Context: one part of a larger RNA
Molecule: small-subunit ribosomal RNA, 5' domain
Organism: Minisyncoccota bacterium
RNA sequence: GGAUGAACGCUGGCGGCGUGGAUAAGGCAUGCAAGUCAAGGGGGCCCGCAAGGGCAACCGGCAGACGAGGUAGUAACACGUAGGUACGCACCCCAAAGUCUGGCAUAGCUCGUCGAAAGACGGGGUAAUUCCAGAUGUUGUGGCAACACCAAAGUCUUCGGACGCUUUGGGAGCGGCCUGCGGAGUAUCAGCUAGUUGGUAAGGUAAUGGCUUACCAAGGCUAUGACGCUUAGGGGAGGUGAGAGCCUGACCCCCACCGAUGGGACUGAGACACGGCCCAUACACCUACGGGUGGCUGCAGUCGAGAAUCUUCCACAAUGGGCGAAAGCCUGAUGGAGCGACGCCGCGUGAUGGAUGAAGUCCUUCGGGACGUAAACAUCUUUUAUGAGGGAGGAAGUCCAGCACUUUGUUUUUGAUAUGAUUCGAAAAUAAAGUGCUGGAUUGACUGUACCUCACGAAUAAGGGGUUCCUAAACUCGUGCCAGCAGGAGCGGUAAUACGAGUGCCCCUAGCGUUAUCC
Repeated sequence: GGAUGAACGCUGGCGGCGUGGAUAAGGCAUGCAAGUCAAGGGGGCCCGCAAGGGCAACCGGCAGACGAGGUAGUAACACGUAGGUACGCACCCCAAAGUCUGGCAUAGCUCGUCGAAAGACGGGGUAAUUCCAGAUGUUGUGGCAACACCAAAGUCUUCGGACGCUUUGGGAGCGGCCUGCGGAGUAUCAGCUAGUUGGUAAGGUAAUGGCUUACCAAGGCUAUGACGCUUAGGGGAGGUGAGAGCCUGACCCCCACCGAUGGGACUGAGACACGGCCCAUACACCUACGGGUGGCUGCAGUCGAGAAUCUUCCACAAUGGGCGAAAGCCUGAUGGAGCGACGCCGCGUGAUGGAUGAAGUCCUUCGGGACGUAAACAUCUUUUAUGAGGGAGGAAGUCCAGCACUUUGUUUUUGAUAUGAUUCGAAAAUAAAGUGCUGGAUUGACUGUACCUCACGAAUAAGGGGUUCCUAAACUCGUGCCAGCAGGAGCGGUAAUACGAGUGCCCCUAGCGUUAUCC
């Protein structure tokens, strides 16, 4: 000199863009943060004469494995990079084939019982895209083959179809697993290891493998640092530096890991699952004392500890996500607003003229000098502030109507294949879907925002640090090794340019200094 997620002191006008719990992965009141589907199912309640509409519990489906948060653990195939394969895949796309026949339950409901509650239990009866059995079985699995085995679900409809379901192959992308190499400290850690190292067999897994088990062998790692201990999420990147390097890992992106602590599995395409389940522990809460309930390292907010870090805000209008045929619903993701000079950038606090160099203050060799064109005063301007008026853009979509084209289906006519059937071609009509064009309607939290115009009047707006040398800028007074200063050298004991004050000057400027840390 540069830098910071900074803090502290003094000061503080505006805007834009960023950024803001680094400490206690300490504890949490309250609200919200993941639902959706009535076009899978039966019933209930409400409105209605009916048609029909609305509400939401339950069964069922999909989604709650994403998104959001944190960095505790981890020195490891966790990460980065380069490869590998013994594997898997819901939703999406392409292709092929199929979607037949039956049945048993169970919630809701109803009746009853227990309980303070949370909730639980029993009887009855019922539906499905829930569950089970059978059939077929192209492709598929096993098998050399013969052969054996394995599936399904319907709903809506304008009757054209649409959305599904089952099996299989492929794709896209995502993931699992394995390996080479790379990146902390410590030898005041020198030996470590029995599923340990390898083999055979079996089990297990989507899959390889001591992953697990049995048996067999006695191996495996280590001074190129094993084992232990300490510290630590890794990378893209960021800071600095001419570079080499050194330091860092906030915000943003990728990966990993975690969800009060420890353990476990269930469901599922996917979890050993933050707002799912079970057990244990600690803590907290409710209780009728019998028993129950909870998990902010989601968004706000609160207490605590701390030098220190924000609103219990608005909206789904945009982007994206979940569900749905759609309308739509949900979305503390996200878009915005609020607070903080925390940072960067921009703007302003007026401009021009103005000497009798006014008054005042300071200094003085008492002649004068400085503040100083500074002020006053005159003329002008109005960024900004205030008031008033006008007023975009972010809007793409969605719906309706018309036209054109494309595709598909149906019907009719016709031609060819010797009639019919079939196949191929042409034309017409009609329907649906898609695309494009035109016209109309409609959707904005921010927000009457950005921006523009008018009015008003210099009006609303300057401080901080320094001034012995390093180091830009000096005089006077007070104090008298006192009070004090200080980054270093050092200053202060009666003329202190170094302490305190005043005046001047220097530097930076809505900031200026100090502290901490890095280069």